[in-house]
RNA sequence: GCGGGUGUGAUGUAAUGGCAGCCUGUGACCUUCCCAAGGUCGACGUGCGGGUUCGAUUCCCGCCACCCGCU
Numbered sequence: 001g002c003g004g005g006u007g008u009g010a011u012g013u014a015a016u017g018g019c020a021g022c023c024u025g026u027g028a029c030c031u032u033c034c035c036a037a038g039g040u041c042g043a044c045g046u047g048c049g050g051g052u053u054c055g056a057u058u059c060c061c062g063c064c065a066c067c068c069g070c071u
Base pairs, nucleotide, nucleotide: 001070002069003068004067005066006065007064010024012022013021018054026042027041028040029039030038047063048062049061050060051059
């Protein structure tokens, strides 16, 4: 330099165009003599920029990061 793949909360992962869900973690509260366990209610989200569309995590283009292969 060329080709391919992946990118979703702190973490691991769903969602094939129509309200972004679940696990772990985390905060407050309840429960308990205390701890653990349990329960209830929260906070934290689609790598970045454009395009298509009534509507984009999803489709298209560019960029970035990482991984694989070729040279």

Model confidence (mean pLDDT): 81 of 100. This is a predicted structure of a 71-nucleotide RNA (transfer RNA) from Candidatus Rubrimentiphilum sp. The sequence is in RNAcentral, with records from ENA and MGnify. Lineage of the source: Bacteria > Vulcanimicrobiota > Vulcanimicrobiia > Vulcanimicrobiales > Candidatus Rubrimentiphilum.